A computed fold for a 72-nucleotide RNA from a Candidatus Aenigmatarchaeota archaeon, annotated as transfer RNA.
RNA sequence: GGGUUCAUAGUCUAGUGGUUAGGACACGACCCUUACAAGGUUGAAACUCCAGUUCGAUUCUGGAUGGACCCA
Numbered sequence: 001g002g003g004u005u006c007a008u009a010g011u012c013u014a015g016u017g018g019u020u021a022g023g024a025c026a027c028g029a030c031c032c033u034u035a036c037a038a039g040g041u042u043g044a045a046a047c048u049c050c051a052g053u054u055c056g057a058u059u060c061u062g063g064a065u066g067g068a069c070c071c072a
Base pairs, nucleotide, nucleotide: 001071002070003069004068005067006066007065010025011024012023013022018055027043028042029041030040031039048064049063050062051061052060
C1' cells in the first nucleotide's frame, strides 16, 4: 500500500427497515438468613462518528475512526 471482517450497558452477546433495543454475568434497592453465600422480586445502564437512501435506519449505502486477520 491492497483486501476481508468487526464496532450494541462495566463485560459477553441477540436483534436482515416500524412493536418499550432483548438476554447472561456484574452493580444498586428490597425480601429471605443470627450473619454470609445461594435464591426471589425489582431498578439503573447501550446501538463508534459524519453524511446519504427511505414516510421511517441498530439494520441498507458512502466516508472517517478504531480492532482482528490475510497478501505485498
The sequence is in RNAcentral, with records from ENA. Lineage of the source: Archaea > Nanobdellati > Candidatus Aenigmatarchaeota. Rfam family: tRNA. By type it is a transfer RNA.